[in-house]
RNA sequence: AUGAUGAUAAGGGGAGAGACUACAUAUUCCUGUAGCGCCGAAGGAGCAAGCUUCUUGUGAAUCUCUCAGGCAAAAGUACUCUUGUUUGACG
Numbered sequence: 001a002u003g004a005u006g007a008u009a010a011g012g013g014g015a016g017a018g019a020c021u022a023c024a025u026a027u028u029c030c031u032g033u034a035g036c037g038c039c040g041a042a043g044g045a046g047c048a049a050g051c052u053u054c055u056u057g058u059g060a061a062u063c064u065c066u067c068a069g070g071c072a073a074a075a076g077u078a079c080u081c082u083u084g085u086u087u088g089a090c091g
Base pairs, nucleotide, nucleotide: 006086007085008084009083010082011081012080013079018036020035021034022033023032024031037071038070039069043067044065045064046063050058051057
């Protein structure tokens, strides 16, 4: 000094599924509990091929499960863009 890749902060974009029923409070909205029906993109868990010490271990996800989370709005959300900070592959 080029700045791959990873991490992180801020800002932006960001889907899905009943604001269903009952009860309680309440002028209404809101809220809580219970029940049924659903969603998959916080998190979590599981697995293929392959590799392996080959009975074993390792092994990914936007796949699967739905423990948690969510199903009006709000908030949040994997992922992605920009900027900054950091790391420093390669040259």